[in-house]
């Protein structure tokens, strides 16, 4: 320098055809219990990496950029 992949909640990740942003764990509250643990119910938490474009509508398609992983090439 070139190819490919990843980036979504605090963490690990789904989101399959462009239209509802989600799960588990964690956190908070309530209930069961004498209390803890555990279980159940409820809740909070999001610039979908950044910018731009296409579209009535973008996490999803296109372009650029950033970070990480990987392969190849170059130099030594």
């Nucleotide at each position: 320098g070139g190819g490919g992949g990843a980036u979504u909640a605090g963490c690990u990740c789904a989101g399959u055809u462009g239209g509802g942003a989600g799960a588990g764990c964690g956190c908070c509250g309530c209930g069961c219990u004498g209390g803890c643990a555990g279980c159940g119910c409820g809740g909070a938490g999001g610039u979908c990496a950044a910018g731009g474009g296409u579209u009535c509508a973008a996490a999803u398609c296109c372009c650029u950029u950033a970070u990480c992983c990987u392969c190849c090439a170059c130099c030594c």
The prediction has a mean pLDDT of 82.
Transfer RNA from a bacterium, 76 nucleotides, folded computationally.
The sequence is in RNAcentral, with records from ENA.
RNAcentral records the identical sequence in 5 taxa.
It matches the Rfam family "tRNA". Gene Ontology term of the family: triplet codon-amino acid adaptor activity.